[in-house]
Model confidence (mean pLDDT): 86 of 100.
Predicted 3D model of a 1385-nucleotide RNA (small-subunit ribosomal RNA) from an uncultured Gemmatimonadota bacterium.
It matches the Rfam family "Bacterial small subunit ribosomal RNA".

RNA sequence: GAGUUUGAUCCUGGCUCAGGACGAACGCUGGCGGCGUGCUUAACACAUGCAAGUCACGGGGGUCCCGCAAGGGAUAACCGGCGAACGGGUGCGUAACACGUGACCAACCUGCCCUCGUGUGGGGGAUAGCCGGGCUAACGCCCGGGUAAUACCGCAUACGUUCCCCUGGGGGAGUCCCUGGGGGAGGAAAGCUCUGGCGCACGGGGAGGGGGUCGCGGCCUAUCAGCUAGUUGGGGGGGUAACGGCCCACCAAGGCGACGACGGGUAGCUGGUCUGAGAGGAUGGCCAGCCACAUUGGGACUGAGAGACGGCCCAGACUCCUACGGGAGGCAGCAGUGGGGAAUCUUGCGCAAUGGUCGAAAGACUGACGCAGCGACGCCGCGUGUGGGAGGACGCCUUUCGGGGUGUAAACCACUGUUGCCCGGGACGAACCGCGCCAUUCGUGGCGCUUGACGGUACCGGGUGAGGAAGCACCGGCUAACUCCGUGCCAGCAGCCGCGGUAAUACGGAGGGUGCGAGCGUUGUCCGGAAUCAUUGGGCGUAAAGGGCGCGUAGGUGGCCCGGUCAGUCUUUGGUGAAAGCGCGGGGCUCAACCCUGCGUCGGCCAGGGAUACUGCCGCGGCUCGAGCACUGUAGAGGCAGGCGGAAUUCCGGGUGUAGCGGUGGAAUGCGUAGAGAUCCGGAAGAACACCGGUGGCGAAGGCGGCCUGCUGGGCAGUUUAGCUGACACUGAGGCGCGACAGCGUGGGGAGCAAACAGGAUUAGAUACCCUGGUAGUCCACGCCGUAAACGAUGGGCACUAGGCGCUUGGGGGAGCGACCCCCCGAGGGCCGGCGCUAACGCAUUAAGUGCCCCGCCUGGGGAGUACGGCCGCAAGGCUGAAACUCAAAGGAAUUGACGGGGGCCCGCACAAGCGGUGGAGCAUGUGGUUUAAUUCGACGCAACGCGAAGAACCUUACCUAGGCUUGACAUACACGGGAAACCGGGGCGAAACCCUCGGCCCUCUUCGGAGCCCGUGCACAGGUGCUGCAUGGCUGUCGUCAGCUCGUGUCGUGAGAUGUUGGGUUAAGUCCCGCAACGAGCGCAACCCCUGUCUCUAGUUGCCAGCGCGUCAUGGCGGGGACUCUAGAGAGACUGCCGGUGCCAAACCGGAGGAAGGUGGGGACGACGUCAAGUCAUCAUGGUCCUUACGUCUAGGGCUACACACGUGCUACAAUGGCGGGGACAGAGGGUCGCGAGCCGGCAACGGCAAGCCAAUCCCGUAAACCCCGCCUCAGUUCGGAUUGUCGUCUGCAACUCGACGGCAUGAAGCUGGAAUCGCUAGUAAUCGUGGAUCAGCUACGCCACGGUGAAUACGUUCCCGGGCCUUGUACACACCGCCCGUC
Repeated sequence: GAGUUUGAUCCUGGCUCAGGACGAACGCUGGCGGCGUGCUUAACACAUGCAAGUCACGGGGGUCCCGCAAGGGAUAACCGGCGAACGGGUGCGUAACACGUGACCAACCUGCCCUCGUGUGGGGGAUAGCCGGGCUAACGCCCGGGUAAUACCGCAUACGUUCCCCUGGGGGAGUCCCUGGGGGAGGAAAGCUCUGGCGCACGGGGAGGGGGUCGCGGCCUAUCAGCUAGUUGGGGGGGUAACGGCCCACCAAGGCGACGACGGGUAGCUGGUCUGAGAGGAUGGCCAGCCACAUUGGGACUGAGAGACGGCCCAGACUCCUACGGGAGGCAGCAGUGGGGAAUCUUGCGCAAUGGUCGAAAGACUGACGCAGCGACGCCGCGUGUGGGAGGACGCCUUUCGGGGUGUAAACCACUGUUGCCCGGGACGAACCGCGCCAUUCGUGGCGCUUGACGGUACCGGGUGAGGAAGCACCGGCUAACUCCGUGCCAGCAGCCGCGGUAAUACGGAGGGUGCGAGCGUUGUCCGGAAUCAUUGGGCGUAAAGGGCGCGUAGGUGGCCCGGUCAGUCUUUGGUGAAAGCGCGGGGCUCAACCCUGCGUCGGCCAGGGAUACUGCCGCGGCUCGAGCACUGUAGAGGCAGGCGGAAUUCCGGGUGUAGCGGUGGAAUGCGUAGAGAUCCGGAAGAACACCGGUGGCGAAGGCGGCCUGCUGGGCAGUUUAGCUGACACUGAGGCGCGACAGCGUGGGGAGCAAACAGGAUUAGAUACCCUGGUAGUCCACGCCGUAAACGAUGGGCACUAGGCGCUUGGGGGAGCGACCCCCCGAGGGCCGGCGCUAACGCAUUAAGUGCCCCGCCUGGGGAGUACGGCCGCAAGGCUGAAACUCAAAGGAAUUGACGGGGGCCCGCACAAGCGGUGGAGCAUGUGGUUUAAUUCGACGCAACGCGAAGAACCUUACCUAGGCUUGACAUACACGGGAAACCGGGGCGAAACCCUCGGCCCUCUUCGGAGCCCGUGCACAGGUGCUGCAUGGCUGUCGUCAGCUCGUGUCGUGAGAUGUUGGGUUAAGUCCCGCAACGAGCGCAACCCCUGUCUCUAGUUGCCAGCGCGUCAUGGCGGGGACUCUAGAGAGACUGCCGGUGCCAAACCGGAGGAAGGUGGGGACGACGUCAAGUCAUCAUGGUCCUUACGUCUAGGGCUACACACGUGCUACAAUGGCGGGGACAGAGGGUCGCGAGCCGGCAACGGCAAGCCAAUCCCGUAAACCCCGCCUCAGUUCGGAUUGUCGUCUGCAACUCGACGGCAUGAAGCUGGAAUCGCUAGUAAUCGUGGAUCAGCUACGCCACGGUGAAUACGUUCCCGGGCCUUGUACACACCGCCCGUC
């Protein structure tokens, strides 16, 4: 820096990622070299080999060689010397003077080395080896004999030294140190070489090494708070190289600790290493310094040095040998083995170099070391080729089929030659020693020769030849890199968020891409990011976080002035701060890594000199403003104790009195005729104190309320700004005290109230809410408890920083008779508000502002304030207070919505008022279900169900059964073959389709090849009502004709967002007006469009007919007319325009006039942003997917019409406001040539026959019906009702069996107004009556759409149901209450 809490926002906060690092491990892969590095686990156990010996110039002897011998040489077993205390390993233990750093030892040691001084005289006794004997399995041991020394022991000597005594000088921080003189005591030695030397002894000094002491520094834990008997000190003694309680006896009673003793856990420490801007955090592998350890524990010996890795002794465990008597052993040395483990190497070469031990030296030894081996474990370097090469091969991938990608990549051409491989040459590291020569002050120096594990290696040259050499991870966001296929919440991925349920850039594969590259990823760990423990650099009103409150200890912090000091602070100088490392410069390996070298750094510590502002410290120094005191006042439910009072409640007694009272939403339990309740009088008891009473008062908080008295705490004001003290202050870890309610103990008290409990109700239940009762308790005394939303969710103190208003209480001034009022100075307690602050909300002189001081507390959510431990408590419980595990969040504030059995305002046939229905019956129709070979499919709350269907007998048709066809029923194109084009007719088979076959007809154009057209074969392709409406377009439904939905600019807000659109009015309306940080605008509303209502104009046929004329029984039938109706075009008209009233103005509303119509006149068309993954892949279109002699297509028959049931929508009824018969009247809108069909005739009728007219304001459908008049029926399952059934017909059609409509006759079913429930409608509406049309051969239409006729009732009103609009409020909801979410099982 990013991702992740939300619809979005800001904040808080956790989780996660990108970086770097590693002694690593794991997966895939692997060409070369250099330099490094490699048991982090079992300090587990170890086979085998090697890792410490050396000296013949200390000694004697043995053996072997040379030699006659003398003697010389070799060999090391023994005595002896030196070494073995180094080097090498490991990290167990250790929280310690172990380590680091600095100082100190006047309290110490020091072999070998250097230097100085002195000395080295003279004796003695042993012992191993060896010889002899013996024991034993082994290891080994014993006895006897004899022997040497640089082995061992006396003696002498003593420069000096140690100690003691006497006596001078000097010095220091102290116990003391240095130095001089005299006396006394103690203590040395070793020789060998053979002359060059090497040794030995004593003493002084040095160098290096070691021992000891102290200051300071570096882990966790207080759920370890007290620890300590050699403990602390003393003088004395012992011991040590040395101080010391190290050890001992005695004496004293100390010592340590919240600045964390003691205990527990963990750990070697450091230089450094990793990380980080730094501060810091983590770490201590390799290398280097120190420490500790060597199978476990203990012990001493030797020695200069050890309490000793490859020494000894003892004990334990373990292993091995054994003749069972007894012995041997210690890889945390180098290799190596087993084991453990995710995991860590060769039983290599060499002493050539460096270093070490021994030696006079040569030299020996050296698993230290130098090299090599193994491991990409790390770092560094190199290579796997270079240049050219197509608008770009093949393959693969993709595609919108055109193309695009891989990609100059390859091929191909021209080159190069690193590395590998082959051949040849071939080092540096080497100088010593030794030998030879020369020189030499003899110590040695120069030259030459000689010495290499690595190694015939590095390196150099030549040859060969692009020839042998690329992978890994990733590609949803973070994070750089995208497509196809497969898969289908499967398989899987995943660091976090999260992907996968049929189009997955997230799984798996592929192509492509990105990153890194002999590596790449993964895992683990550390630091970073994390300011997420905050010193640098955080917080605590509401996010986690102020202790319930006070007093006060330690501590921290602290006013003004003077003097001193110089600890802090500043400056300067010296010492130290190992090397390596790190930084810079230079150099060496071809570069780099790596290595060498110089300089710097090394933050620190110690010491000396200086400065004195500030802080500290010192000063019987000072001051008064901080703080306190005194005096005079003052307000108050401040506290404690005692006393007193009235009202009310309950109970008791009495009187009056009678039938209920009480209680609730309504009741009941309860009380009451044994007299309640009500009412009056009297008495008793306990508790609490109405009114006053108030964002009034007091108190630190808890808290405090009748009146009086006593005792008592605190505050405030005043003092001519100061009478007294003179910094006495602030805070406060621990500690102590106080601390509401409830609760506990003992004893009282008990009226009312009231957990528990009982009963009555409520309820599905009701261990509740409501009611009737009722015990602890509430009250008092004493003692506990110690908590709380103990809250202002805001610790205390001081200072500073605009104001306004009112209240309480002191003081001063003014005014007033006075209550009161005005002004000023305090103290207190409130509201509002500015700067500032805040994430916002908000706070704002009573800070959450600005500063200083002190305390408490926080560090993601859950687990959990739980467990364990401790402390407290009689108990209840309190205080302190975790972890495992789990989640990707949990949160705060604010925003927009949605929601609320929240509020306000307002609409709608929403309710109400009213009229008619549905739900019951029969039938029609749709659906579910069931059935079926199939009953094709879709539609499913409103918003599916007389819906797609405005016409299923075949067709339709998508379904089923059966039979056929395969370039196909249909489109385009190609190739080949054929044809007398197309076309027409016939035969066979068959249900048809199909298949087979016969005949007729012999076209047009032509460049003469052919083309058009048809048939056959073949190849592309057609075709699919197969799937996905959750891949889509389009169209549609719905909220909803609801009044809303937005934008630009401006303004406000960190932001989401707000404002505008809210408010006051008004409207059907975001309609309009007014106001307003808004001003405008868009989509909606309205209007513009259509129909209808009035009038005018124009026009006058097919329409009309007033007047004139003709004609008829009659009719606009005719001549005519242009008046009227009408037709259909153009206009007019209505705009709250006018009047009155209401409205602050306005908008507007109410009433009125005029008018055919009045406030939108009535109706229609018209549907904002959006919602429902709403509906439709079967209207159509379309991505993807599936089928391809079938999921395509043709044909016949069947099915979609099934039927125990259930639901929706309708029709007809149940009758008298009716039915039937007869007579009579009045529409509108439509339709008609494959048609409507007058009229006439036939038939009871459906209908048929003949047939005029009409392409229609002309003719036809076409008598409209309800209605009116007359008559019959008389309450009956009927003259209601018509289902069902029988039979006879008619019509359409290829065809009415499944399965048409209609007519006649006959039959006459259920049904007598329909339970719960439910629908429509506010006026030309409901209701009721008929008419037409689309589709259509016909029709199951009672459906749908349209038309007119007759023509109501009711609306008080908005409480309620449903839906909706605006404002507001709460919210833990946002797939939004059909939400969220808790508990039990």